Transfer RNA from a Candidatus Roizmanbacteria bacterium, 73 nucleotides, folded computationally. It matches the Rfam family "tRNA". It is annotated as a transfer RNA. The coordinates come from a structure-prediction model, not an experiment, and the mean pLDDT is 81.

RNA sequence: GCCAGGAUAGCCAAGGUGGUCACGGCGCGCGACUGAAAAUCGUGAGAUCUCAGUUCGACUCUGAGUCCUGGCA
Numbered sequence: 001g002c003c004a005g006g007a008u009a010g011c012c013a014a015g016g017u018g019g020u021c022a023c024g025g026c027g028c029g030c031g032a033c034u035g036a037a038a039a040u041c042g043u044g045a046g047a048u049c050u051c052a053g054u055u056c057g058a059c060u061c062u063g064a065g066u067c068c069u070g071g072c073a
Base pairs, nucleotide, nucleotide: 001072002071003070004069005068006067007066010026011025012024019056028044029043030042031041032040049065050064051063052062053061
């Protein structure tokens, strides 16, 4: 340099006919339980890499960019 894949909460991670409240796990807050903790149970908050385009509507499609991984040279 070329090609392919990826970027979604503090961490891990699913998702897709473009439209419903973005699925879960860990962690965190609150409550229950306990003499008090742990474990367990209930409950709550928090996320679509950036910019532009298409569209009535974009996390999803298109383009460019940044970063990560792998392959080729």